NadA riboswitch from a Terriglobales bacterium, 66 nucleotides, folded computationally. Lineage of the source: Bacteria > Pseudomonadati > Acidobacteriota > Terriglobia > Terriglobales. It was read from a public genome assembly, where an Rfam model found it. It matches the Rfam family "nadA riboswitch". The literature on the family includes a 2020 paper in RNA by Huang et al., "Structure and ligand binding of the ADP-binding domain of the NAD(+) riboswitch".
RNA sequence: GGCUGCAACAUCCCCGUGGAUUGGGCGAAGGCUUGAAGGAGCCGGAACAGCGAAUCCACUGCAGCC
Numbered sequence: 001g002g003c004u005g006c007a008a009c010a011u012c013c014c015c016g017u018g019g020a021u022u023g024g025g026c027g028a029a030g031g032c033u034u035g036a037a038g039g040a041g042c043c044g045g046a047a048c049a050g051c052g053a054a055u056c057c058a059c060u061g062c063a064g065c066c
Base pairs, nucleotide, nucleotide: 001066002065003064004063005062006061007060013052014050016059017058018057019056020055021054022053023051025048030043031042032041033040034039
């Protein structure tokens, strides 16, 4: 250096780091319907996050093989 398997390190356990995709959560602006009004229902999808979902890329570390 290449390949394979893995995450010890963690304020119970799980969780190495960063990024991407799909999906989920929450749900701003705005819109529609209804109502005398307070309001109610629906569409919408900004932003956010230990999203205990999956997959991919790169990297860190550990073990083994070449």